Molecule: c-di-GMP-I riboswitch aptamer
Organism: Rhodocyclaceae bacterium UBA1310
Order: sequence, then structure tokens, then C1' cells
RNA sequence: AGUUGUAAACGGCACACCCGUCGAAAGGCGGGGUCGCAAAGUUUCCGGUCUAAGGGGUCACACCUAGGAUAGCGGGGCCGCCAAU
Repeated sequence: AGUUGUAAACGGCACACCCGUCGAAAGGCGGGGUCGCAAAGUUUCCGGUCUAAGGGGUCACACCUAGGAUAGCGGGGCCGCCAAU
């Protein structure tokens, strides 16, 4: 430096759900929790998915729309621990 994650060590993260809080919502954050994760570290660059406040639309609904959300949906970028080889 490359490849790999069978076994081990130090350990790390934390789904659902509950409480608080922020948000129009999706969802975020803090605490508990522990389904899982070898990048479940980080980044919306690409695709997907969710929401639709505002805007469009309607007589009114419906419906359309992301500068919102998701990195624990997939791919890419960046960075990193331990071990094996």
C1' cells in the first nucleotide's frame, strides 16, 4: 500500500416503541430502549421513496409541485478502528 471481515480485542452506533421538545407534515433533536449494523462515520452528487407549508389548480374538494425529509433505500465521493492475508 492492496484485498478481505471467518475468529478475537478495544469498543462504537441504535430500529420499533415510550417520554420530552422543534416542525404544516414527512421527519429532526435530547433521554430511555436495543431490531439490527464492519462503516448504521460523513456528504443530497445520481437514482428511488416520503411529505406538500408556500405556489399552481378547483365553485369547493381532488390533483400537481421541493428550495423540505430520508445517508438505517441503493449507487458514487471523502475519512477512519481492529484483525487476517